[in-house]
RNA sequence: AGUUGAUCCUACUGGAGAUCACUGCUUUUGGAGUUCGACAUACCCAUGCAAGUUUAGCUGACCGGGUGCGGUUGGCAGCAAACGGCUUAGUAACACGUAGACAACCUACCCUAUAGUCUGGAAUAAGAGCGGGAAACUGCUUUCAAUACUAGAUAGGUUUUGAAUACUGGAAUGCUUUAAAACCUAAAGGGCUUAACCUUUCUGUUAAGUUCCGCUAUAGGAUGGGUCUGCGGCUGAUCAGGCUGUUGGUGAGGUAACGGCUCACCAAACCAUAGACCAGUGGGGGUCUUGAGAGAGAGGGCCCCAAGAGGGACACUGAGACAAGGGUCCCAGCCCUACGGGGUGCAGCAGGGUUGAAUUCUCUACAAUGCACGAAAGUGUGAUAGGGGGACUCCAAGUGCUAGUACAAUGUACUGGCUUUUGCUAAGUGUAAAUAGCUUGGCGAAUAAGGGGUGGGCAAGACCGGUGGCAGCAGCCGCGGUAAUACCGGCGCCCCGAGUGGUGGUCGUUUUUAUUGGGCCUAAAGCGUUCGUAGCUGGCUUGGCGGGUCCUUGGUGAAAUCCAUGCGCUUAACGUAUGGGCGUGCCAGGGAAACUUCUAGGCUUGGGACCGGGAGAGGUAAGGAUAUUGUUGGGGUAAGGGUAAAAUCUUAUAAUCCUGACAGGACUACCUGUGGCGAAGGCGCCUUACUAGAACGGGUCCGACAGUGAGGGACGAAAGCUGAGGGAGCGAACGGGAUUAGAUACCCCGGUAGUCUCAGCCGUAAACGCUGCCUGUUAGGUGUUGCACAUUGUUCGACGGUGUGCAGUGCCGAAGCGAAGGCAUUAAACAGGCCGCCUGGGGAGUACGGUCGCAAGGCUGAAACUUAAAGGAAUAGGCGGGGGAGCACAACAAGGGGUGAAGCUUGCGGUUCAAUUGGAUUCGACGCCGUGAAUCUCACCAGGACCGACAGCACUAUGAAGGUCAGCCUGAAGGGCUUACCUGAGGCGCUGAGAGGUGGUGCAUGGCCGCCGUCAGCUCGUGUCGUGAGAUGUCCUGUUAAGUCAGGCAACGAGCGAGACCCUUGCUAUUAGUUGCUAUUUCUCGUUUUCGAAUGAGAAAGCACACUAGUAGGACUGCCUGCGUAAGCAGGAGGAAGGUAAGGGCGACGUCAGGUCAGUAUGCCCCGAAUGCCCUGGGCUACACGCGAGCUGCAAUGGCUUAGGCAAAGAGCUGCGACACCGAAAGGUGAAGCCAAUCUCAUAAACUAAGUCCCAGUACGGAUCGAGGUUUGUAACUCAGCCUCGUGAAGCCGGAAUCCCUAGUAAUCGUAGUUUAUCAGGCUACGAUGAAUACGUCUCUGCUCCUUGCACUCACCGCCCGUCAUACCAUUCGAGUUGGAUAGAAGUGAAGUUCUUUCUUUUGUUAGACCUAAACUUUUGUUCAGCGAGAGGGGUAAAGUCGUCACAAGGUA
Repeated sequence: AGUUGAUCCUACUGGAGAUCACUGCUUUUGGAGUUCGACAUACCCAUGCAAGUUUAGCUGACCGGGUGCGGUUGGCAGCAAACGGCUUAGUAACACGUAGACAACCUACCCUAUAGUCUGGAAUAAGAGCGGGAAACUGCUUUCAAUACUAGAUAGGUUUUGAAUACUGGAAUGCUUUAAAACCUAAAGGGCUUAACCUUUCUGUUAAGUUCCGCUAUAGGAUGGGUCUGCGGCUGAUCAGGCUGUUGGUGAGGUAACGGCUCACCAAACCAUAGACCAGUGGGGGUCUUGAGAGAGAGGGCCCCAAGAGGGACACUGAGACAAGGGUCCCAGCCCUACGGGGUGCAGCAGGGUUGAAUUCUCUACAAUGCACGAAAGUGUGAUAGGGGGACUCCAAGUGCUAGUACAAUGUACUGGCUUUUGCUAAGUGUAAAUAGCUUGGCGAAUAAGGGGUGGGCAAGACCGGUGGCAGCAGCCGCGGUAAUACCGGCGCCCCGAGUGGUGGUCGUUUUUAUUGGGCCUAAAGCGUUCGUAGCUGGCUUGGCGGGUCCUUGGUGAAAUCCAUGCGCUUAACGUAUGGGCGUGCCAGGGAAACUUCUAGGCUUGGGACCGGGAGAGGUAAGGAUAUUGUUGGGGUAAGGGUAAAAUCUUAUAAUCCUGACAGGACUACCUGUGGCGAAGGCGCCUUACUAGAACGGGUCCGACAGUGAGGGACGAAAGCUGAGGGAGCGAACGGGAUUAGAUACCCCGGUAGUCUCAGCCGUAAACGCUGCCUGUUAGGUGUUGCACAUUGUUCGACGGUGUGCAGUGCCGAAGCGAAGGCAUUAAACAGGCCGCCUGGGGAGUACGGUCGCAAGGCUGAAACUUAAAGGAAUAGGCGGGGGAGCACAACAAGGGGUGAAGCUUGCGGUUCAAUUGGAUUCGACGCCGUGAAUCUCACCAGGACCGACAGCACUAUGAAGGUCAGCCUGAAGGGCUUACCUGAGGCGCUGAGAGGUGGUGCAUGGCCGCCGUCAGCUCGUGUCGUGAGAUGUCCUGUUAAGUCAGGCAACGAGCGAGACCCUUGCUAUUAGUUGCUAUUUCUCGUUUUCGAAUGAGAAAGCACACUAGUAGGACUGCCUGCGUAAGCAGGAGGAAGGUAAGGGCGACGUCAGGUCAGUAUGCCCCGAAUGCCCUGGGCUACACGCGAGCUGCAAUGGCUUAGGCAAAGAGCUGCGACACCGAAAGGUGAAGCCAAUCUCAUAAACUAAGUCCCAGUACGGAUCGAGGUUUGUAACUCAGCCUCGUGAAGCCGGAAUCCCUAGUAAUCGUAGUUUAUCAGGCUACGAUGAAUACGUCUCUGCUCCUUGCACUCACCGCCCGUCAUACCAUUCGAGUUGGAUAGAAGUGAAGUUCUUUCUUUUGUUAGACCUAAACUUUUGUUCAGCGAGAGGGGUAAAGUCGUCACAAGGUA
C1' cells in the first nucleotide's frame, strides 16, 4: 500500500533494510583479504609434479685424481612415510561441546637421573653364472658384510604364594622392601685424535683418549593418544511398544587397558509417553548473518575435534594404522596383452571431461616460515612463499580548476592560464628471479561515467512524439479500448555512483507461534457432558534438613573473532601490543535460611461426614384414567370429503351424520409460568415401591483429606443398524390428483419402513449461553423459586402481607472491558490455578495410513495445486412478491370526449434504389430537428468544371500567366486541344504548408435543452454523541399544497428550494382624451310625420359612459360560531373576489456518460487537388407492408338553399390593398388610403329564422380518376396551390388494449399570426358557445417520509449456486511392470588371524578346524521412486447449455 460506496477491526499478501550466491549493462587506478567446483557428480580422469633422506651402520659397480682421497649410482640396514595437504559421503553417536574420572591404560623421536654397552655363531640381498615369461616379474647354483638376524653371560622382568610397613590418597587393589617356585630374558657400534703394527694391489688390525653421534635396562617428566561418566544441542506419534548377547551373575578367553568385548553355564531381566524403537534430515564446535533484545536462521573458507579416500571385507609392519600417493581378496569401471596373464584409483597442485545458473594458470621458488632425514654441509617439500586470472568482498583516490569573449538568462561554444593523483616515459631502489610498489625527473587536460527510476507505496514530468485492451508494463494496487505523468523512444528531472539493477535464499519488518509478547460469544479457535490416573498447582502454624534459591572464594571455559586504547603500513581496509569482554556454562570449597520441596508435629476457615423439617416433569419398575381409528347393534338419506379453485378418493353392497357396546395402540389438552429438577442429553395424567442429588438450618465429628485433569472410563437427542414383539394415529420412500414451460416440490387423496416395547450396536447434532472447570475481589435497582428467621394480620390452615439472610433463576444498569454489537456479582470486569483449541481463503474435515463399527460411518488427519483476498461489527444508500403514514387525472374510482376499424395528410421503421443525405428510438424518438425539400435549400446520387497564402527546389526575356479570331470535343460553357496574333514577368511542375470541410468523435467539451418534477426536498455553521464512517438538527405528535406552521426534544441557528416576488385577468377610485367614445346641448342634410316630433348621417361642442394605459386601493383566516394547548380545520357574515382568487413566468442539490460537433463555438483525428468549391439533372415525394400523431366522416343535436346577426387578438412598404370594371369562379386590369387605436387584410363561424331532404351507402360521405382553367416562379413532367365541370371509393360509431381532462375546464366553433416567390389538415396565439362527475382511496401505476431485513453499492435489469459441454494443471485409486534401499532366513564361499597337522635346513610349505567374513545365488517381508490401459473427484479459464436452490417473508423462513 492492498478487502469497502465509506468506516473500525481481524487477517494475510506485497514494498522499503541488512546479508549471501548467481546474473544483465557498464568499468580509470591502487591497497588489503582467512576469497574463487562448498551449497553440483564422495561422478570419471590423459599428462607432469605432490616423501624422502642417511656413505659418520655395511657392501658392490663406475668416474676423476693419485695414495690410509673425492664424486655419481645401486643393494642390505636405520628413521620417516599414522605428519602435512584434500574432502564432508557416512554418522542423531560419548561423534561434538563443556565439566570430570582412569585406584582400569599406552606413549617412537625429546628431557632428567642411575647403571651398563661382555663372549660367540649361522645366513642373506646386491654381485657372478645358468634359466622361464609378451610384459609384470621370477626360479636355481655360487660368494661376502653390517648399528641386519641370532646363541650364551650379567643386570633385569612377569605370574603365584607368604611376610614386613615407609609413602600418596577420601578409599590401596598402587608404590616400596623381602623369601620361595615356575617362566621369560638386554645391548651395537660408529666418528674424531694420538700411538704402534701391516700392506703389491684406492686394504686393514690393535691399544689409549674423547661424551661427537648411537645402543640397552630401570625410574620419572614432557608430548601425543586410548577408555569411562554427568550435562547440553534436529524433525516426525499418520513410528507405541522395542530387545535374545538382549539385562545381570559365575568362570574362562581376549585387549595397552575396564567391560557381553567374546564364549560356557545360571537367572529373566532391561529400555519406553520426561517419547524407547523406527523413519527422515544432518559432520560437531569456536563462530557467522540478522535483530533493541529475547530469539530465528546458517555453520563452505581460518582454527579445534571427528570421519573418509571408487563400493566392501581382512589382517601385516610398527611406539603409533586395520594405513589407500603400503599389502591380500571380492564387486563395479577403465587400460595393456603374444589370451597364458598383468596394471590402475587427483575428496593433493595444476589441468581435462560430464553436469550445472555458477567458481581461475597444465606459472615461479625452496629465498623466508615450518616439516622429514642427516653429526653437519645439505637434500626433499604443488605444505608454504610469490606471481597470473575473476569488481567475489572490504578500503582508498580520480575522471579537473580558473579567467575572458560570443549568444537575452540558464547553459553551450571558443580562446588563454594553472595543476598532474592517474596515463605515457627515463633512471634508481625493490625481489630467489621478476611483476608490482616506492623515490626522483620529463610530456600532457590530456587516458577515465555509468546503472536504475520518474502513477501510488517512494525521491523525481500532468513535457513531446509513436501505439490504440494491440504491442507491452506491472513485487502489490493497477496501467493500455485515439488526448497514456504507468507501454516504446526523445528531452528534462531524481537516487546511487565504478558501480548499479534483476533472480533466488536467510533474518528483520511479523506481538504473523506471542518466555519477554497474542488470542478462542459473533472474525480461525471451549472437547457434547461428567468421573478420574499420571502430571501441574495448593490453607494457617512450629521445629529440623539445606535439594531448589541467594551470597562469596578457587579452577576451567584454546587461539582467531568482538570492544577499548595505543602502535605500524601516507590514511583506511589490514596487521600488531596491552587490557576488557564473550563463552550467558560446568566443577569444587565456605556460608545464609525469607520463599519453595522434603521430614516430624499442631490448627480449622477449604473439603468431607452427621442430624432436622421442607421443595422438585431427577431416575427405574408396576398398576389405573380421555380423544382418534376400526368392528358391531340401532336410527337416518343423498351426497360426503378436500381446496385459492379443483380433481383423485368414499357413497344405493346405504356413506358422511346421531346413538349404544367392544377391540387395540400411542399420547397426556387446560393447570403451564424467561416456573422447577438434572452433569449434559433430557424430564410433564394419577397412585405405589425402590433410588440419586442439591438448597436451607444446626455447628456434633475428621483434620488439607483439595483444584484441575494428558491418556483412560461412563453417560450421551434424533435418525440409522441387528434380533424378537407391536402397529391406533402420524408418516420418509412410493402411487394417484392438481399446479406448472417443466414440477422427480410446495397443495390434496392414499401409504411402506419408521415412530412404540425388550435386548444389543451406533457415538454424532446450530449436542448453543455458538461463552471449559475451580477460587477470590469489585456500585446498585427490580421481579421470581426454595429454605430459615423477625414482625404484622388472621377465617387459626402445611394461611396471607412486609422485611432480613442464604441458595437458585430472569430483566435493567455504574465503574471497567470490548472492533463494535454488547457483557456487566449468573462478567465478555480485576486476579490466581489447571485443561482443551486457533494461526489468510480454497483444496478439505478430503486423500493415504492407523484404529473403532455388522453396515452406514466415526475418531485421528495432510500435501500438490490455486488465490488477494475470504471474514466480523457497525454506517449511508438502493432494493423487497416486509410493515406503517401521506400524496398525484402523464394513479385509480365517478364521469365527459377520444385513439385503436375506414379514407386521406404527416412522421418513423422496413424494403427498394445510382441516391432514396443525416440525426432522434420506453416514459423522456415517431405533424420531432424541419417555423414550411420543384431549382436553391442539400449534407445524397450521376456527369462536367474550378481553386494552393507563404517558404524552398527546379522552370522562365531562347517568352510565365493572360487576352482575341477560327476549328474540334461537350447537354452547354475559352472548360480542354490545335493554329495564328497581341501584351510582357511571373507561375502548382515538385516538396512542405495553408484556405475550406453539414467529414469523425455529444463517450474529449462549452453553451442550450429534456426527464425525475413545481416533486418537497437538498445542505451548511457552531454545539453535542460516536475510535470512526457518520448521527443529531431534518426525529415524534398534530397540521399543511408544501421540511407550511405549532408543541415536544442536545440541539441552536442559517442557506438553496416551497412561499413571498413578476406578468395577465377579475372590483373600485383617480389622472389623461387622439386616431378612441357620443349620454347631454347646438347646428346642417336626408327620410317619415298625427307637424308636437321621431329617426339616420355628418359637424360643432364635450370627456359623462365605454375604451386605452398610467397611478393608487382592495383579502389579512381580519370578524362571528364550534373543535383544538397551539398551528389550524369546519361552517357563517360582509364583499367584485375567501382561505394559494384564477392563469402564466420563475425549475433546489443532483440523476440519466439523456439530446445536440447538422444552429453557432471548440480540442483531437482525418481529407486537402479532393471528403473543398461551382454548374446541369436527379433524389430526399419510391411502395408488398408494420407503427405513431392528426384531418374528414359514417349523418336528422344532421346536410343543402336563402336571409339575419355577435368577437378577440394580430399583421402590413420586396407590404396590406379599399373602391370601380372584366370573368361563372380561381383570378385579372386600373387605383384611393395606410409606416397604422386613423387605412387595409376583414364577410367571423358555430348560432337564429324560413324552406327542403325523410333513414337510404342517401340531397350522408367525400377519396380516387378524367377534362378545362388560374396564380407564383427562369422552370410546376417526376413534384405546388387554387377554381369550374364530371366521376362518387371505403365508411352505418370501431376487438384486445390505450390516451386526455375537475370550470369558463372538457367538448364544439371559427379567426389571426408564423415560416425570404408559391404551398398547412402542422404549430403558436385569440376569442365564441359551453357541460358531466368526484370532494374519496391507496387496489393498479408511481412519488415522499419513518421503520425493518439484506450475501445488493455498475445498487434487483443486483448478486449468485450446481450439473453438462470445451481446454489446461496438479493430485488420488489402479490390473500390473521396472529400478533402488533395507531387514530376516537358507545355500555357496575369496581372503585373513589363531590353533592343529604334512613335508622340511628355513623366517618356508601341505592339509584341516573354529572364527571374522566380503562377494554371489535363492527366498520372504518392509519401504521409496518411475511408467501404466482405465476410473474418481478437485482447481483454473470475458462473453457456451439447463434450470433458479441461497441473499428481501428470495416468493414453501
Molecule: small-subunit ribosomal RNA
Organism: metagenome